[in-house]
RNA sequence: GUUCCCAUAGUUCAAUGGAUAGAACGACCGCCCCCUAAGCGGUAAAUCCAGGUCCGAUUCCCGGUGGGAACA
Numbered sequence: 001g002u003u004c005c006c007a008u009a010g011u012u013c014a015a016u017g018g019a020u021a022g023a024a025c026g027a028c029c030g031c032c033c034c035c036u037a038a039g040c041g042g043u044a045a046a047u048c049c050a051g052g053u054c055c056g057a058u059u060c061c062c063g064g065u066g067g068g069a070a071c072a
Base pairs, nucleotide, nucleotide: 001071002070003069004068005067006066007065010025011024012023013022018055027043028042029041030040031039048064049063051061052060
């Protein structure tokens, strides 16, 4: 330099055009317990940025940013 892949909650991952973006672990609050752990119930928390297409975009298209792989 060329081509390709990835970016979603604090972390690891789902959701391939549809309604309120979901789960596990973690955090916080409560219950239980003499206390802690475990268990049970609840709460908060996210689509990398900017445009476009569409009735509707996490998803499709263009550009950018960051990370990775192959070739040279």

Transfer RNA from Candidatus Shapirobacteria bacterium CG06_land_8_20_14_3_00_40_12, 72 nucleotides, folded computationally. Lineage of the source: Bacteria > Bacteria candidate phyla > Candidatus Shapironibacteriota. Its Rfam family is "tRNA". It is annotated as a transfer RNA. Model confidence (mean pLDDT): 80 of 100. It was read from a public genome assembly.